[in-house]
Context: one part of a larger RNA
RNA sequence: CUGGGCGUAAAGCGUGCGUAGGUGGCUGUUUAAGUGAGAUGUGAAAUCCCUGAGCUUAACUUGGGAAUUGCACCUUAUACUGGAUAGCUAGAGUAUGGUAAAGGGAAGUGGAAUUCCACAUGUAGCGGUGAAAUGCGUAGAUAUGUGGAGGAACACCAGUGGCGAAGGCGUCUUCCUAGACUAAUACUGACACUGAGGCACGAAAGCGUGGAGAGCAAACAGGAUUAGAUACCCUGGUAGUCCACGCCCUAAACGAUGAGAACUAGAUGUCGGGGGAGUUUGUCCCUUGGUAUCGCAGCUAACGCGUUAAGUUCUCCGCCUGGGGAGUACGGCCGCAAGGUUAAAACUC
Numbered sequence: 001c002u003g004g005g006c007g008u009a010a011a012g013c014g015u016g017c018g019u020a021g022g023u024g025g026c027u028g029u030u031u032a033a034g035u036g037a038g039a040u041g042u043g044a045a046a047u048c049c050c051u052g053a054g055c056u057u058a059a060c061u062u063g064g065g066a067a068u069u070g071c072a073c074c075u076u077a078u079a080c081u082g083g084a085u086a087g088c089u090a091g092a093g094u095a096u097g098g099u100a101a102a103g104g105g106a107a108g109u110g111g112a113a114u115u116c117c118a119c120a121u122g123u124a125g126c127g128g129u130g131a132a133a134u135g136c137g138u139a140g141a142u143a144u145g146u147g148g149a150g151g152a153a154c155a156c157c158a159g160u161g162g163c164g165a166a167g168g169c170g171u172c173u174u175c176c177u178a179g180a181c182u183a184a185u186a187c188u189g190a191c192a193c194u195g196a197g198g199c200a201c202g203a204a205a206g207c208g209u210g211g212a213g214a215g216c217a218a219a220c221a222g223g224a225u226u227a228g229a230u231a232c233c234c235u236g237g238u239a240g241u242c243c244a245c246g247c248c249c250u251a252a253a254c255g256a257u258g259a260g261a262a263c264u265a266g267a268u269g270u271c272g273g274g275g276g277a278g279u280u281u282g283u284c285c286c287u288u289g290g291u292a293u294c295g296c297a298g299c300u301a302a303c304g305c306g307u308u309a310a311g312u313u314c315u316c317c318g319c320c321u322g323g324g325g326a327g328u329a330c331g332g333c334c335g336c337a338a339g340g341u342u343a344a345a346a347c348u349c
Stems, first nucleotide, its partner, number of pairs: 004320003007303002012317001014201004021194003025088007033081002035077004040072003049065006091191001092188004096183004103177006110154001115149007125136002162169002206247006215241002220236004258316006266294012298305002322349003331342004
């Protein structure tokens, strides 16, 4: 070198776009770089191997051969790979008509509820708990009614339903905007796949500046509980949660399952298209793209996976190599900070 793995044992980057690189459809012609064959030169000697010879034998010495798997050059073959060139349409893409959707951004908008304020009715309690107390209330609370203010979230619909690369996305309307699916044609003609670096996006919490602040609520205060109670329970309550702009870049960022392609029994449900049949409202059949449940073969240590593979194969990338030390130290890079990222060793079992 070859050889093993990555759902749960160590191991798939959080996700995408994409540079270099790697890999790449069908048919001709050409070239002959890779590749195959042959020839020549070289590949020191000794050593090793084979076969002889010399010391009585062996070790040892010695003749010849082979080997030296390499390199250079020449000739030749052209299936495959590569280069060049001419085409093709099955991959990929573009145009046209439709469809579904919480996909994204902006501006508006609606109703229920909580809280607060004002007024009215009304009187002694309310609230809370396992039980209480702190707390609120005769300066008139709680409850009820009317009006107003303000912020946040959108009940029912709602669904192993939908959309998105992932994070994620849910009142309604308008504007701007991305992707997907589908039908039938036309067009381009391999334009493709993956992707080290790189770039972009990336829940929550956190940070900076300026706003906003109803409810909830770290910290904090009080009341309980308890042996204690820096908790669980209760009454309050500030950051925060919300908005704008700028950072942070991490999660059990999970399907703990990288992306693309091909092949390999089926059954059932559901969502979005298309076609056909029919008793043309209810139904059935075919096809296509999602999303689920079960299941054959096969795989798996087992659990389980099973056309949405963890089956059978190919291409490319990432990652793993005993436990602890440690995702730590040091250094670098990034960050306002918090910290992130890259990432050891001694020692020990």
Molecule: small-subunit ribosomal RNA, central domain
Organism: Thiotrichaceae bacterium